This is a predicted structure of a 113-nucleotide RNA (SAM riboswitch aptamer (S box leader)) from a Cyclobacteriaceae bacterium.
The model forms 97% of the base pairs in the Rfam consensus.
Its mean pLDDT, the model's own confidence on a scale to 100, is 84.
Rfam family: SAM riboswitch aptamer (S box leader). Rfam links the family to the GO term regulation of gene expression. The family is grouped with related families in Rfam's "SAM clan". About the family: The SAM riboswitch is found upstream of a number of genes which code for proteins involved in methionine or cysteine biosynthesis in Gram-positive bacteria.
It was read from a public genome assembly, where an Rfam model found it.
[in-house]
This record gives sequence, C1' cells and structure tokens, in this order.
RNA sequence: GAUUUAUAAAGAAGCGCUGAGAGAACAGGCUCUAAGACGCGCUAGCAACCCCCUCCGAUAAGGAGAACAGGUGCUAAAUCCUGCCACACGAAGGUCGUGUGGAACUAUAAACC
Repeated sequence: GAUUUAUAAAGAAGCGCUGAGAGAACAGGCUCUAAGACGCGCUAGCAACCCCCUCCGAUAAGGAGAACAGGUGCUAAAUCCUGCCACACGAAGGUCGUGUGGAACUAUAAACC
C1' cells in the first nucleotide's frame, strides 16, 4: 500500500518547546489561532479494537463484565458541516433551503496478501 470486517453525534488536558497558520485532500461554509493555535516532547486521562482476566455458552460462534500489565488508537466543534443518490416538506425558477435515510471519501482497529 491492496482486500475484508467492524466502528466513527458518547468519552477524555495540563505543562514545556516552537512561532503562523490550522481544522486529511479539492471547493464552499463555519470554526480555532500572538490571551500562542497547528506541530513536537513529557505527564495525565478516555475508550475498550487486539492481548490478558472473569462469567454465560459446548473448550465453538456469540454475548456480558473487567481494565492491573502489554500492542494500537484517541483527548475543539458529528469524520466540524455540505458536495453524490433517494424520499418528505417549503420556497420558487430551472434551481435553492430544511429534514431523514443511504452511498462515497476519510480515519482507526483486527485479520490477511
């Protein structure tokens, strides 16, 4: 990096360094940011995907719990929102807005190549 499966409106921040942009990419919106964002480091925490542990189950699948240790992940805003499709409603003037559902993209985990 490809594929498959699952999840993504919950949850969880302090300090130090740095110094101008940042929120994945493109576009539009909106937001964060010299009262120092983003990033990096340390510490702390959240969660429960994998491992470990307990229970149900059949030593399975699956489920419930737990979270000391280990592997990741995460700790502004719904994946920040929209973009494509369907439906509903409302405006209207060849589309627009709102809502719901789905898809796509993206991210993360696990398995596999």